[in-house]
Context: one part of a larger RNA
RNA sequence: CUGGGCGUAAAGAGUUGCGUAGGUGGCAUAGUAAGCGAAUAGUGAAAUGACGAGGCUCAACCUCGUGUCCAUUAUUUGAACUGCUAAGCUAGAGAAUGAGAGAGGUCACUGGAAUUCCCUGUGUAGGAGUGAAAUCCGUAGAUAUAGGGAGGAACACCGAUGGCGUAGGCAGGUGACUGGCUCAUUUCUGACACUAAGGCACGAAAGCGUGGGUAGCAAACGGGAUUAGAUACCCCGGUAGUCCACGCCGUAAACUAUGGAUACUAGCUGUUAUAGGUAUCGACCCCUGUAGUAGCGAAGCUAACGCGUUAAGUAUCCCGCCUGUGGAGUACGGUCGCAAGACUAAAACAU
Numbered sequence: 001c002u003g004g005g006c007g008u009a010a011a012g013a014g015u016u017g018c019g020u021a022g023g024u025g026g027c028a029u030a031g032u033a034a035g036c037g038a039a040u041a042g043u044g045a046a047a048u049g050a051c052g053a054g055g056c057u058c059a060a061c062c063u064c065g066u067g068u069c070c071a072u073u074a075u076u077u078g079a080a081c082u083g084c085u086a087a088g089c090u091a092g093a094g095a096a097u098g099a100g101a102g103a104g105g106u107c108a109c110u111g112g113a114a115u116u117c118c119c120u121g122u123g124u125a126g127g128a129g130u131g132a133a134a135u136c137c138g139u140a141g142a143u144a145u146a147g148g149g150a151g152g153a154a155c156a157c158c159g160a161u162g163g164c165g166u167a168g169g170c171a172g173g174u175g176a177c178u179g180g181c182u183c184a185u186u187u188c189u190g191a192c193a194c195u196a197a198g199g200c201a202c203g204a205a206a207g208c209g210u211g212g213g214u215a216g217c218a219a220a221c222g223g224g225a226u227u228a229g230a231u232a233c234c235c236c237g238g239u240a241g242u243c244c245a246c247g248c249c250g251u252a253a254a255c256u257a258u259g260g261a262u263a264c265u266a267g268c269u270g271u272u273a274u275a276g277g278u279a280u281c282g283a284c285c286c287c288u289g290u291a292g293u294a295g296c297g298a299a300g301c302u303a304a305c306g307c308g309u310u311a312a313g314u315a316u317c318c319c320g321c322c323u324g325u326g327g328a329g330u331a332c333g334g335u336c337g338c339a340a341g342a343c344u345a346a347a348a349c350a351u
Stems, first nucleotide, its partner, number of pairs: 004322003007305002012319001014202002017200002022195003026089002029086004034082002036078008050066006092192001093189003096185005104178007111155001116150007126137002163170002207248006216242002221237004259318006267296011300307002324351003333344004
């Protein structure tokens, strides 16, 4: 390179969110003739190789003949397909108009329950903890109970197999600003599309820098137990951190372990949003459609498990990735980072 693959065996990059180059691209008309097809002509040395003859007693070897393959150039010609040019179309895509749902995002304000601490009252000997204990708190009045206050963090019920978001993720309430989506009308543009190497942006938790904040929880650390030991599991404490602002980091079982887009291929059952119909005084119910989200399942696929119109089925286009195991996601080099480290990424050797 060819070929085969990527849910679980190696393999889908965290998100393709934006998008460059590149690759690919709807219906139909005319032209062109670059790709493409045909014809003719030229080149394509000899030897070798193939086939058919012949000569050395055979063979190897040698001689003669024939023709192809393959490559390439020129001219003429064809116009189905691809490309290009011109002028079009509306089924893709986008816009407009009218409705709608939503923990989508940012900022500000605000609410109640609970934990902890402080003050005051009542009250007295225990409380806490465990398998059992002890460390620990308490006669300087704890635990319990009632009232008041402070402060931080998280939002019970609703709550769901629910909703929204590109992913990470998003949940008390209200307001301001703001992104996307769905349905309906079929009004407009007229292929404006798909994918996307590099690039840009975003990206849980932990961690880092500066400044705040600190109720609870809690790495590290101290103590008590357990144990042969116990640098643990259990208990009593407890600092970073967890929270906020700004700036880094750029990784996760970042998982649906399943890249994106389009088309096609039985159904059944729930649920969310919405339109139409039916029904009704009206709504619910019921039927149909569209967009999501779940459970089962025909064909088909799969090594099996399972997947199955939300495909892992049938196809096309584009990208990424894999090639026995260990060495190793390591060394070296490079880029990035304050650092931690991240990204890129081997070989010897062993088997």